[in-house]
Molecule: Bacterial RNase P class A
Organism: Planctomycetaceae bacterium
RNA sequence: GAAGUGAGCUAAGCGGUCGCGGUGGAUUGUCUGAGUCGUUCGCACUGUGAAGAAAUUCGCACUGCGGCGAUGCGGCGUUUCGCCGAGGAAAGUCCGGGCUUCAAAGGACAGGGUGGUGGGUAACGCCCACCGGUCGUGAGAUCAGGGACAGUGCCACAGAAAAUAAACCGCCGCGUGGUUCAUCCCACGAGGUAAGGGUGAAACGGUGCGGUAAGAGCGCACCAGCAGGCCGGGUGACCGGUCUGGCUCGGUAAACCCCACCCGAAGCAAGGCCAAGCAGAGAGCAAGGUGAGUCGCGUGAGCUUCGGUUCACAACGCUCACCGCGGCGCGGUCCGCGCCGGACGACUCUCGGGUCGGCUGCACGAGGCGGCGAGCAAUCGUCGUCCCAGAGGAAUGAUCGCUCGCGACAGAACCCGGCUUAUCGGCUCACUUCGGGG
Numbered sequence: 001g002a003a004g005u006g007a008g009c010u011a012a013g014c015g016g017u018c019g020c021g022g023u024g025g026a027u028u029g030u031c032u033g034a035g036u037c038g039u040u041c042g043c044a045c046u047g048u049g050a051a052g053a054a055a056u057u058c059g060c061a062c063u064g065c066g067g068c069g070a071u072g073c074g075g076c077g078u079u080u081c082g083c084c085g086a087g088g089a090a091a092g093u094c095c096g097g098g099c100u101u102c103a104a105a106g107g108a109c110a111g112g113g114u115g116g117u118g119g120g121u122a123a124c125g126c127c128c129a130c131c132g133g134u135c136g137u138g139a140g141a142u143c144a145g146g147g148a149c150a151g152u153g154c155c156a157c158a159g160a161a162a163a164u165a166a167a168c169c170g171c172c173g174c175g176u177g178g179u180u181c182a183u184c185c186c187a188c189g190a191g192g193u194a195a196g197g198g199u200g201a202a203a204c205g206g207u208g209c210g211g212u213a214a215g216a217g218c219g220c221a222c223c224a225g226c227a228g229g230c231c232g233g234g235u236g237a238c239c240g241g242u243c244u245g246g247c248u249c250g251g252u253a254a255a256c257c258c259c260a261c262c263c264g265a266a267g268c269a270a271g272g273c274c275a276a277g278c279a280g281a282g283a284g285c286a287a288g289g290u291g292a293g294u295c296g297c298g299u300g301a302g303c304u305u306c307g308g309u310u311c312a313c314a315a316c317g318c319u320c321a322c323c324g325c326g327g328c329g330c331g332g333u334c335c336g337c338g339c340c341g342g343a344c345g346a347c348u349c350u351c352g353g354g355u356c357g358g359c360u361g362c363a364c365g366a367g368g369c370g371g372c373g374a375g376c377a378a379u380c381g382u383c384g385u386c387c388c389a390g391a392g393g394a395a396u397g398a399u400c401g402c403u404c405g406c407g408a409c410a411g412a413a414c415c416c417g418g419c420u421u422a423u424c425g426g427c428u429c430a431c432u433u434c435g436g437g438g
Stems, first nucleotide, its partner, number of pairs: 001434010012403007020085007028077004033073001035071005041066004046061006087409001091420002094418005099267004111263005116130005131145001132143004146258002151256002153252003168197002170193003174189005205223006224248001226245008271360004280351005285345001288323007296316001298313006325341006367386008404407001
C1' cells in the first nucleotide's frame, strides 16, 4: 500500500421567529365543591340555673346540623416567564420477565418448548468463556451440538441388490451336450464366490503376506474405526497415553419415538376509584270547605221509525269565584299587599349495582452518566451525580440565515431484557493475508 476479519460509536450541525404537547412559577377573572377559622344568627339533644302550685316560661354550658362571613386548597379560563419533548431500531410482536385479574394442596396425564460444558442474569430459545464437528491460507465463521444395539418408519433417480444385504457382468470347479481316448474351446443346468467391472450421496474397513477350486477377517502384521478396562491432565464438556476384545455394526430423530430439564390462564380494551340520566328497590307527601256552571259518564221516567232523543236527580270528573291553608318576597315583628302552590307525580329523599363521562394504573426505573474495585469476559459491587416524552380524534411542525461530506431506515401508547428485520453515510480500536521499503 492492497484485500479482508471482528468489536464498538454516531445518525448532519449552529442560530432567529412563530406554532404544538407536558410541566413549574407569576398575574388576573370566575365558580364556591372539600377543608379550616369566626359568628350578639336559627333549630335540635343532653346537662344545669331561676320563676311558678303546675302546665310552662326565661337563661347558661357542651355537642350536632343549618345559615352567614373570612381564608384560601381546588376546578375552568386570561396574560406572561421558564424547563422538557421519539429511536437505534420506537418496527415485527418471535422469546423472556415485571405488573394486574382469575385459578391453584401435592402429584400425574395431555400439550408446548429446550438440548455440548462451565458461568452471567429477574428470566430466557439471550449473552460470555471454553470443548467438539464442518468451512476458510489466515484473522475468523458456523452448528436444533442428548439417544439410531428400546421399538416403528423412510432412504428419490440409477442399480441385480438400499439393510436379518444382494449374484447383472465377471471368476471357480462339477454335471450334460457339441465329442471324439484325453486336453483346449463353446452352449446349457444346478451350485460356490463380494477379490474385479458397473450403478449410486451411500454397496457391510484399507495395504501386504498366507490360504483356497476361485474367494472371503478365513488366519496373521500394520493402519483406521467401535466397545470396554487402566493411568495422567482438566470443576467439566473433553484431551493425551496404554492394554484387551470381536473382527467392522449404513444414514435419517426441526420423522414418530425414548431420556433429561422447563412451562397455570388471560392480558393496560389488565385492573382500581368516583359517578349524570334511564330502569329497579325502599320510605315520604300537608286542609279543606261553600257556591255556581258544565262537554262527558251513571240512574230513573217519557217519546220512539228501536238508531236515538227529551226531562229530572244526586255523586264523580272538569272549570270558575270566595273563604281558609302552605311557601316566598316587601330590611326585624304584627296587620296588610303581591306572586306561586294546593301534587300519587315528568314529585322529594335514600339504597345497591352501574351506563355516558371523569380520575387512576402512567413515567424514579432490573434507570442514565462518570470514578474505583472483582472477573479472561458476559456481568457484578460500591461511591458520586442527573431526572430524561407521557398523549387519549392522539404533541415534536413551519419558515429564514450560515456551514458541511447534501443527509438512509423510520415515529412512543403499561414498562423492561433480548432476538430478528430495515438502514445514506461517517468514525474508532484490535487482528489476518499478500506485496514493497528500511